[in-house]
Context: one part of a larger RNA
RNA sequence: GAAUGAACGUUGGCGGCGUGGAUUAGGCAUGCAAGUCGCGCGAUAAGCUCCCGCAAGGGAGUGGAAAGCGGCGAAAGGGACAGUAAUGCGUAGAUAACCUACCCCCGGGACCGGGAUAGCUGCGGGAAACUGCAAUUAAUACCGGAUAACGUCCCCGGACCAAAUGGUGUGAUUCCGCCAGGGGAUGGGUCUGCGUCCUAUUAGCUAGUUGGCGUGGUAACGGCACACCAAGGCAAAGAUGGGUAGCAGGUGUGAGAGCACGACCUGCGUCACUGGCACUGGGACACUGGCCAGACUCCUACGGGAGGCUGCAGUCGAGGAUCUUCGGCAAUGGGCGAAAGCCUGACCGAGCGACACCGCGUACAGGAUGAAGGCCUUCGGGUUGUAAAGCACUGUCGAGGGGGAGGAAGCCGCAAGGUUGACCUACCCCUGGAGGAAGCACGGGCUAAGUUCGUGCCAGCAGCCGCGGUAAGACGAACCGUGCGAACGUUAUUC
Numbered sequence: 001g002a003a004u005g006a007a008c009g010u011u012g013g014c015g016g017c018g019u020g021g022a023u024u025a026g027g028c029a030u031g032c033a034a035g036u037c038g039c040g041c042g043a044u045a046a047g048c049u050c051c052c053g054c055a056a057g058g059g060a061g062u063g064g065a066a067a068g069c070g071g072c073g074a075a076a077g078g079g080a081c082a083g084u085a086a087u088g089c090g091u092a093g094a095u096a097a098c099c100u101a102c103c104c105c106c107g108g109g110a111c112c113g114g115g116a117u118a119g120c121u122g123c124g125g126g127a128a129a130c131u132g133c134a135a136u137u138a139a140u141a142c143c144g145g146a147u148a149a150c151g152u153c154c155c156c157g158g159a160c161c162a163a164a165u166g167g168u169g170u171g172a173u174u175c176c177g178c179c180a181g182g183g184g185a186u187g188g189g190u191c192u193g194c195g196u197c198c199u200a201u202u203a204g205c206u207a208g209u210u211g212g213c214g215u216g217g218u219a220a221c222g223g224c225a226c227a228c229c230a231a232g233g234c235a236a237a238g239a240u241g242g243g244u245a246g247c248a249g250g251u252g253u254g255a256g257a258g259c260a261c262g263a264c265c266u267g268c269g270u271c272a273c274u275g276g277c278a279c280u281g282g283g284a285c286a287c288u289g290g291c292c293a294g295a296c297u298c299c300u301a302c303g304g305g306a307g308g309c310u311g312c313a314g315u316c317g318a319g320g321a322u323c324u325u326c327g328g329c330a331a332u333g334g335g336c337g338a339a340a341g342c343c344u345g346a347c348c349g350a351g352c353g354a355c356a357c358c359g360c361g362u363a364c365a366g367g368a369u370g371a372a373g374g375c376c377u378u379c380g381g382g383u384u385g386u387a388a389a390g391c392a393c394u395g396u397c398g399a400g401g402g403g404g405a406g407g408a409a410g411c412c413g414c415a416a417g418g419u420u421g422a423c424c425u426a427c428c429c430c431u432g433g434a435g436g437a438a439g440c441a442c443g444g445g446c447u448a449a450g451u452u453c454g455u456g457c458c459a460g461c462a463g464c465c466g467c468g469g470u471a472a473g474a475c476g477a478a479c480c481g482u483g484c485g486a487a488c489g490u491u492a493u494u495c
Stems, first nucleotide, its partner, number of pairs: 001495004006491005013360004018355001019353002026316003030313003035072003040069002047062006079271003088196008098188002103184004108179002111145004121134005151160003166176002197243003204234003209231004214226003246268004250261004273294005296307004324350001326349003332346001333344004373384004397436001399431005406424002410419003439484005444465003450479005460467002
């Protein structure tokens, strides 16, 4: 000098664009953050209409909420960086050792049957969480049989594997679905080469260890697992151990080489109270799914139960230190749905913070008798200083009021046409008047800028050299000056 996710001190007008829990991966009150489909299924509440009844009420129709079964989604999106020095990442390859829901293309198929179960109803248990028994019902839920190739296996003879002809609308058949297979697309799994911090004051490490044969397991190769056999494998080009650390694109600095860093954004990895485990599924060993154990917190009728903010806000704690318990699905994107639409703390916006960068303003012309006041003085004056006042002009920004494209594509409707903005605004007009808007650090040298007074090795200053013991340009104040300016300094850290 440049830089920062900064903090602290003094000061503080506006806007744009970014950015904001770096420490305790410490604990969390409350609300929200993943639903959706009635065009898969049965049933039904409220409401409305009609009938019976004096009434209470009952019945029928319409209606279609909540709940339930079923499908898809919930493995994405969002957060964090604890662990990890290699099961990671980066790069270049391999897979004749693999999978891929939804989407696209292709040619095929969808036949005959069956038994349940939730809900509802009845009767219970329990403080609750929840749960038992009986009866009964549906399906695109479940099951059996048939069919079976360009599929799978194969000893090449053969063997084996499926479905919902369901839904809606109509009576034209269309649309959406179902099953097996082939191809594509997309996404992943696995393997290999090379690269990837410090430490030898860590020198030896290793029994599933290294290899073989076989079996099992997996989507798939493999000591991945197991039985048997052999005795190997790694290491001074640093094994093993210890410490530190998510990696990269990149960021800072620097002429570069390099050095330091990895906030925000993007890709990959890992984690989800701590440890372990599997289930479902195309995909998880699953942040807001399940089971077990542990610690912690809460409820309890003491028998037993409930919970997991490293989602968005918010709270306590610790800390030098980091925001609103906001608005909206209008846009973009995602899930479901034929669609309308519903959901979406993703996201879009607004709020707070000079935290960073950038822009604008706090006026402008003119004004000498060089006013007053302040400070200095050799007492003549000098300086503050065209600065002020007074005179004239302007109207940016801010304030108040009015208008206003655009961000809107879509959606509804036969059409005409109707309709969708949370938030923000370019721009234009009106009102008014210099009115509402300047500080901070420094002034001995380095280093731009000095005088007076006070103090008297005291009080104090200080980045280094060093100042202060009675004339201090270095301490404190005043005046004056210098630098930068909505900031200016200090501290910390990197080059």
RNAcentral holds the full RNA, with entries from SILVA.
This is a predicted structure of a 495-nucleotide part of an RNA (small-subunit ribosomal RNA, 5' domain) from a soil metagenome.